C1' cells in the first nucleotide's frame, strides 16, 4: 500500500431474502431463607462504530471514514 472478515445492551451472540431490535449471562427489585447462595417472578438497560446515500421503510443494500483481526507485497 492492496484485498478479505468483523463492529448490535456491561459481556457472549441472534435478528429468516429490507418490515415493531431479542436471547443467555450480568445488574436492579420482590418472593423464598435466620443471613447469603441457589431457585422463582418482575424490571431497567440500545443514536445497531461514525457520516452520507438508496427506499414508503435500513442492523441488513451502496459510498467514505474509524477501530480490531487475517492474507499478500
Nucleotide at each position: 500500500u492492496g484485498c478479505c472478515c468483523u463492529g448490535u445492551a456491561g459481556c457472549u451472540c441472534a435478528a429468516c431474502u429490507g418490515g415493531c431490535a431479542g436471547a443467555g449471562c450480568g445488574c436492579c427489585u420482590g418472593a423464598c431463607u435466620c443471613u447469603g447462595g441457589a431457585u422463582c417472578a418482575g424490571g431497567a438497560g440500545g443514536u445497531u462504530a461514525g457520516a452520507g446515500g438508496u427506499u414508503c421503510g435500513a442492523g441488513c443494500c451502496c459510498u467514505c471514514u474509524c477501530a480490531g483481526g487475517g492474507c499478500a507485497a
Predicted 3D model of a 73-nucleotide RNA (transfer RNA) from a Rhodothermales bacterium. Lineage of the source: Bacteria > Pseudomonadati > Rhodothermota > Rhodothermia > Rhodothermales. Its Rfam family is "tRNA". By type it is a transfer RNA. The RNAcentral record of the sequence draws on ENA.